RNA sequence: CAUCCAGAGGGGUGGAGGGAUCGGCCCUGUGAAGCCCCGGCAACCAUCGUGGAGACGCACCUCAGUAAGGCGAGGCCAGCGCGCGACUGGUGCCAAGUCCGGCCUGCGGUCAAGGUGAUCGCUGGGAAAGAUG
Numbered sequence: 001c002a003u004c005c006a007g008a009g010g011g012g013u014g015g016a017g018g019g020a021u022c023g024g025c026c027c028u029g030u031g032a033a034g035c036c037c038c039g040g041c042a043a044c045c046a047u048c049g050u051g052g053a054g055a056c057g058c059a060c061c062u063c064a065g066u067a068a069g070g071c072g073a074g075g076c077c078a079g080c081g082c083g084c085g086a087c088u089g090g091u092g093c094c095a096a097g098u099c100c101g102g103c104c105u106g107c108g109g110u111c112a113a114g115g116u117g118a119u120c121g122c123u124g125g126g127a128a129a130g131a132u133g
C1' cells in the first nucleotide's frame, strides 16, 4: 500500500482445548489445539499464454528544433503499466462476514435524575485492533 459479505475437508496421530485480544455467542470426547499425509479453494507474487478499444502513462521509433538536451508533433501494443486466461512455482486459506460487538454518527426504548447521566436495540461510517499478500 492492497484486500478481508465469495470460495474450499477427508484420513492418521494426539487427548482438551479452540474461535488473536476483552465482552458476548459459538465449536469441541459424535474427539479441541498441535503434527503428518492426501485433497481442494483462491488468484497476492513469480512464470507462461493472450488482447490492444482509446495510444491514458512510461519505454521505444520518426519528424521538427537544439551546441547537446528538455519541451513539441506524429507513430507504435514488438516491451511495461492495464484486461483476460492457465494454475507450473512461492505464499495463503478450507465452522459461523475478520463469528458479532468494542470507536464515531443518527434514530428509538428503558432506568435514574433535572437540564444531564447510565444502559439496551437498530441504521450508517470504517476509526482502532487483527489477518493475508
Stems, first nucleotide, its partner, number of pairs: 001133004009038005017027003021102004039094003044090003047086005056081003060075004098129001103125002106122007